[in-house]
RNA sequence: GUACCCAUAGCUCAGCUGGAUAGAGUAACUGGCUACGAACCAGUAGGCCGGGGGUUCGAAUCCCUCUGGGUACACCA
Numbered sequence: 001g002u003a004c005c006c007a008u009a010g011c012u013c014a015g016c017u018g019g020a021u022a023g024a025g026u027a028a029c030u031g032g033c034u035a036c037g038a039a040c041c042a043g044u045a046g047g048c049c050g051g052g053g054g055u056u057c058g059a060a061u062c063c064c065u066c067u068g069g070g071u072a073c074a075c076c077a
Base pairs, nucleotide, nucleotide: 001073002072003071004070005069006068007067010026011025012024013023019057028044029043030042031041032040050066051065052064053063054062
């Protein structure tokens, strides 16, 4: 340099035939249980989906570009 893949909650991920309020587990917090904790049970909060632009009635999802990460190939004195 070329091609491909990935980026969604603190962390690990789902969601990808575009469809309306974006989810799970875990962590955190609150309550219950307990002599007290852990475990367990119930609940709460936490995200404008990496940035920007475009298409569309509607975008996490499609297109372009940028950023970061990964893989393969190529180049090189």
Model confidence (mean pLDDT): 81 of 100. A computed fold for a 77-nucleotide RNA from Gudongella oleilytica, annotated as transfer RNA. Lineage of the source: Bacteria > Bacillati > Bacillota > Tissierellaceae > Gudongella.